Predicted 3D model of a 74-nucleotide RNA (transfer RNA) from an uncultured Coriobacteriia bacterium. Rfam family: tRNA. Rfam links the family to the GO term triplet codon-amino acid adaptor activity. The coordinates come from a structure-prediction model, not an experiment, and the mean pLDDT is 83.

[in-house]
RNA sequence: GCGCCCUUAGCUCAGCAGGAUAGAGCAUCGGACUUCUAAUCCGGCGGUCGAGGGUUCGAAUCCCCCAGGGCGCG
Numbered sequence: 001g002c003g004c005c006c007u008u009a010g011c012u013c014a015g016c017a018g019g020a021u022a023g024a025g026c027a028u029c030g031g032a033c034u035u036c037u038a039a040u041c042c043g044g045c046g047g048u049c050g051a052g053g054g055u056u057c058g059a060a061u062c063c064c065c066c067a068g069g070g071c072g073c074g
Stems, first nucleotide, its partner, number of pairs: 001073007010026004019057001028044005050066001052064003
């Protein structure tokens, strides 16, 4: 230098042949239970979907470009 893959909540990840209020588990906070703790159960909080543009009535999803990471080739 070229090609491919990944980037979504604090962490690990779903969702990706366009339309749902953007989700799960863990973590965290509150409560129930318990003599206390743990475990269990219930509830809450947490995202402008890596940045910027474009297409579209509508984009996490399609296109362009940039950034970061990984793998391969030279």